This is a predicted structure of a 76-nucleotide RNA (c-di-GMP-I riboswitch aptamer) from Saltatorellus ferox.
[in-house]
RNA sequence: ACACGAGAACGGCAAACCGAGUGCAAGCUCGGGACGCAAAGCCACGGGCCCCUUCGGGGGUAGCCGAGCUACCGAA
Numbered sequence: 001a002c003a004c005g006a007g008a009a010c011g012g013c014a015a016a017c018c019g020a021g022u023g024c025a026a027g028c029u030c031g032g033g034a035c036g037c038a039a040a041g042c043c044a045c046g047g048g049c050c051c052c053u054u055c056g057g058g059g060g061u062a063g064c065c066g067a068g069c070u071a072c073c074g075a076a
Stems, first nucleotide, its partner, number of pairs: 004074002012037002017032006035063001041069002045066003048061005
């Protein structure tokens, strides 16, 4: 340095559900809350899934997978 990922350390994120807001919806934002996560950090480029549609298309999801970019720690 590249891989790899401990009942390791310092820390991080936060599913369901609840409250408030927002959106036609899927969903999103904030607060509470933790099922989980070693990229559960970023990114809609490919596939999947979800919503809307005047069927031309538009939107969402990175906590479904892959590609790309970036990052903490160091036992085997």